[in-house]
RNA sequence: GGGGGCGUAGUGUCAAUGGUAGCACAAGGGUCUCCAAAACCUUUAGACCGGGUUCAAGUCCUGGCGCCCCUG
Numbered sequence: 001g002g003g004g005g006c007g008u009a010g011u012g013u014c015a016a017u018g019g020u021a022g023c024a025c026a027a028g029g030g031u032c033u034c035c036a037a038a039a040c041c042u043u044u045a046g047a048c049c050g051g052g053u054u055c056a057a058g059u060c061c062u063g064g065c066g067c068c069c070c071u072g
Stems, first nucleotide, its partner, number of pairs: 001071007010025004019055001027043005048064005
């Protein structure tokens, strides 16, 4: 240089066919307990950055950025 893949809460990740963004862990609060742990209840928090298509985009198209893999 060429080709391919990935980017979603603090972390790991799901999402069929475009139609309310979910789960687990972590964190905050509470119940329980003599105290703590565990368990249970609850709360906060997210689409890498632009542009396009669409009534509607995490999803489709496109330009960047970052990471990974293959290859001259």